Predicted 3D model of a 100-nucleotide RNA (SAM riboswitch aptamer (S box leader)). Its Rfam family is "SAM riboswitch aptamer (S box leader)". Its family is annotated with regulation of gene expression in the Gene Ontology.

[in-house]
RNA sequence: ACCUUAUCAAGAGUGGUGGAGGAACAGGUCCUGUGAAGCCCGGCAACCUAACAAUUAACGUUAAGGUGCUAAUUCCUGCGGAUUUUCCGAGAGAUGAGGA
Numbered sequence: 001a002c003c004u005u006a007u008c009a010a011g012a013g014u015g016g017u018g019g020a021g022g023a024a025c026a027g028g029u030c031c032u033g034u035g036a037a038g039c040c041c042g043g044c045a046a047c048c049u050a051a052c053a054a055u056u057a058a059c060g061u062u063a064a065g066g067u068g069c070u071a072a073u074u075c076c077u078g079c080g081g082a083u084u085u086u087c088c089g090a091g092a093g094a095u096g097a098g099g100a
Stems, first nucleotide, its partner, number of pairs: 002099007013041001015040003021031003025078004042070003047066002049063004074092001079089004
């Protein structure tokens, strides 16, 4: 890099470091020297995991070891449809788990 599957409307910093970019891509629209990315610390959540309980199975409670996340709905649109100020679905993307 590829395949399968689940989730993506909630939640989380007035910290340190750093010093100019960032929000996947394209177009928008935004954030940013009143300090971007990255790194550290803190935090959030609960996919895997552990304990407990229960069961046909799933669901559940607690914890937080492995990931993940911590501006804006995945920031919006991108393709199709509908009952078209909008809504639904797909695609793309992100993350987890599994596979080859």